About this RNA
Small-subunit ribosomal RNA, central domain from a bacterium, 350 nucleotides, folded computationally. The coordinates come from a structure-prediction model, not an experiment, and the mean pLDDT is 87. Its Rfam family is "Bacterial small subunit ribosomal RNA".
Context: one part of a larger RNA
RNA sequence: CUGGGCGUAAAGAGCACGUAGGCGGAUAUGUAAGUCAGAUGUGAAAACCCGGGGCUUAACUUCGGGAAUGCAUCUGAAACUAUGUAUCUUGAGUAUAGGAGAGGUGAGUGGAAUUCCCGGUGUAGCGGUGAAAUGCGUAGAUAUCGGGAGGAACACCAGUGGCGAAGGCGGCUCACUGGCCUGUAACUGACGCUGAGGUGCGAAAGCCAGGGUAGCGAACGGGAUUAGAUACCCCGGUAGUCCUGGCCGUAAACGAUGGUUACUAGGUGUAGGAGGUAUCGACCCCUUCUGUGCCGCAGCAAACGCAAUAAGUAACCCGCCUGGGGAGUACGGCCGCAAGGUUGAAACUC
Numbered sequence: 001c002u003g004g005g006c007g008u009a010a011a012g013a014g015c016a017c018g019u020a021g022g023c024g025g026a027u028a029u030g031u032a033a034g035u036c037a038g039a040u041g042u043g044a045a046a047a048c049c050c051g052g053g054g055c056u057u058a059a060c061u062u063c064g065g066g067a068a069u070g071c072a073u074c075u076g077a078a079a080c081u082a083u084g085u086a087u088c089u090u091g092a093g094u095a096u097a098g099g100a101g102a103g104g105u106g107a108g109u110g111g112a113a114u115u116c117c118c119g120g121u122g123u124a125g126c127g128g129u130g131a132a133a134u135g136c137g138u139a140g141a142u143a144u145c146g147g148g149a150g151g152a153a154c155a156c157c158a159g160u161g162g163c164g165a166a167g168g169c170g171g172c173u174c175a176c177u178g179g180c181c182u183g184u185a186a187c188u189g190a191c192g193c194u195g196a197g198g199u200g201c202g203a204a205a206g207c208c209a210g211g212g213u214a215g216c217g218a219a220c221g222g223g224a225u226u227a228g229a230u231a232c233c234c235c236g237g238u239a240g241u242c243c244u245g246g247c248c249g250u251a252a253a254c255g256a257u258g259g260u261u262a263c264u265a266g267g268u269g270u271a272g273g274a275g276g277u278a279u280c281g282a283c284c285c286c287u288u289c290u291g292u293g294c295c296g297c298a299g300c301a302a303a304c305g306c307a308a309u310a311a312g313u314a315a316c317c318c319g320c321c322u323g324g325g326g327a328g329u330a331c332g333g334c335c336g337c338a339a340g341g342u343u344g345a346a347a348c349u350c
Base pairs, nucleotide, nucleotide: 003322004321005320006319007304008303012318014201015200016199017198021194022193023192025088026087027086028085029084030083031082033081034080035077036076037075038074039073040072041071042070048066049065050064051063052062053061054060091191092188093187094186095184096183097182098181099180103177104176105175106174107173108172109171110154115149116148117147118146119145120144121143125136126135162169163168206247207246208245209244210243211242215241216240220236221235222234223233258317259316260315261314262313263312266295267294268293269292270291271290272289273288274287275286276285299306300305323350324349325348332343333342334341335340
């Protein structure tokens, strides 16, 4: 070392594409690298194990045998792995007919509301709170009516509803565009799965340049509260929030659950299809595929719970864990404009 694990105890990379590698469906036939069998050589002696002998015994010593799990060569076997050839269709993909959708990008456009500006009506308050005050208002506010400007977000529909790999996506219209589902079984014929490195995408905040700024609002100022109040509450308010281009690369990026495939009682919702039954037709009812929920058996689990969307039973591949603190720190490398990110210790201590 051959180990045990990863929902909540330490542990699934935020997500995908994909290189090397690892692993890989069915049939026939060949080869014989792996594999298996036999033979030969070698594997020094001592040591070790077994049997016998010698010192009165033993330790010790000596003889014979074994062992030496290995390596090389030769001969053979052909189930499995590998590999060559030929073939197959169920995995995978294509075609075709349909289908649903806040999937993405760009352009245009609509109404409600807030704020501001102009005008009308109108007069002394408004606003805010637990109560107040700061604040706004006789230079006419709040309220109300009409007109205008501008930015941001899209009430109802709306649903453990839908779509997307994840982050995420919600007014409406158009253009371009990705994926998915169902039916047919026409075509290709294993073309597959995973994926170290690598590459791309990646909320919010933050950064650079230019624009924009209605509302909200870190920082900041003021008013309260309080023993104090660098807060909670109130009045203001800059960055920011928005757009374009470029960086950053992190989150309780969560289902705290990697991907793929197969198998393993049921019940009940819901979304999108297909087939049947029924009917004049629509419903209803049955079957089936895909997604998304709840309940529940076996099994699993420390328990909680999971339970065909597994945390069950198996296989393949990747990532990760190995007592707490020190520490996701120091040092070094790489990346970044910076903020910082990534990789990632030790002393010491319990």